This is a predicted structure of a 73-nucleotide RNA (transfer RNA) from Haliscomenobacter hydrossis DSM 1100.
Model confidence (mean pLDDT): 81 of 100.
It matches the Rfam family "tRNA".
It is recorded under the gene name tRNA-Thr-CGT-1-1.
RNA sequence: GCCGCUCUAGCUCAGCUGGUAGAGCAACGCAUUCGUAAUGCGUAGGUCGAGGGUUCGAGUCCCUUGGGCGGCU
Numbered sequence: 001g002c003c004g005c006u007c008u009a010g011c012u013c014a015g016c017u018g019g020u021a022g023a024g025c026a027a028c029g030c031a032u033u034c035g036u037a038a039u040g041c042g043u044a045g046g047u048c049g050a051g052g053g054u055u056c057g058a059g060u061c062c063c064u065u066g067g068g069c070g071g072c073u
Base pairs, nucleotide, nucleotide: 001072002071003070004069005068006067007066010025011024012023013022019056027043028042029041030040031039049065050064051063052062053061
């Protein structure tokens, strides 16, 4: 230098053919217990790597660009 994959909640990851962003764990509250853990119920937490474009509507499509991983030279 070229090619491929990847970036979404604190962490690990889903998200189909474009249609109001989710799960598990963690955190917090409540219940349960003599108390703790475990368990059950609930709450909060997101500029979807960044910028722009297309569209009535973009995590998803297009362009530019940054980080990570792998391969080739």